[in-house]
């Protein structure tokens, strides 16, 4: 350079559930088993949303209850940032 043939890998994470005299006021998180699903369902709370309300504040029938509030949580709610894997074209 030409011809022929030809891809869909290796793997990863892990919902729900169960267990723990686990952490947390709760939401939720952690570890083990499990496998609903996910091409970032890797990581980050920057923006929005949602969840909880210990503490604070207000109210009341002031024992307490109700409402409200994130400095808490959620990245498997969305956007954004950032890193990685694959490769027929």
């Nucleotide at each position: 350079u030409u011809a022929u043939a030809u891809a869909u890998u290796u793997g990863g994470c892990a919902a729900c559930g169960u267990a723990c005299u686990c952490c947390g006021a709760a939401a939720g998180g952690g570890u083990a088993c499990u496998a609903c699903g996910c091409a970032a369902a890797g990581c980050c709370a920057c923006g929005g949303g949602u969840c909880u309300a210990a503490g604070g504040u207000a109210u009341u029938u002031u024992c307490a209850a109700u409402a409200u509030u994130a400095c808490g949580a959620u990245a498997g709610c969305c956007g954004g940032g950032u890193u990685g894997c694959c490769u027929u074209g």